[in-house]
RNA sequence: GAGGGUAUAGCUCAGUGGCAGAGCAUGUGUUUAGUAUGCAUGAGGUCCUAGGUUCAAUUCCUAGUAACUCCA
Numbered sequence: 001g002a003g004g005g006u007a008u009a010g011c012u013c014a015g016u017g018g019c020a021g022a023g024c025a026u027g028u029g030u031u032u033a034g035u036a037u038g039c040a041u042g043a044g045g046u047c048c049u050a051g052g053u054u055c056a057a058u059u060c061c062u063a064g065u066a067a068c069u070c071c072a
Base pairs, nucleotide, nucleotide: 001071003069004068006066007065010024011023012022013021018055026042027041028040029039030038048064049063050062051061052060
C1' cells in the first nucleotide's frame, strides 16, 4: 500500500426494515441457623461516529474511527 470480516447491557453473544433480546454477572423477595444452590421478580442500552436511502434503519448504502486477520 491492497483486500476481508468485526463493533449491540458490566462480560460472552443473538437479532435478514416496524417493541432491542438471551446466558453469565448484579439488586430485591423467598428458601436456610447462616452461606451456597434453587424459585420468583427488577434494574441496566447514544445498537462505534457522521451522512444518505426509506413513511419507518441495529438492519440497506457511503465515508470515518478502533482493534483484528490476510496479501504484498
This is a predicted structure of a 72-nucleotide RNA (transfer RNA) from Vicugna pacos. The RNAcentral record of the sequence draws on Rfam. Lineage of the source: Eukaryota > Metazoa > Boreoeutheria > Camelidae > Vicugna. It matches the Rfam family "tRNA". Gene Ontology term of the family: triplet codon-amino acid adaptor activity.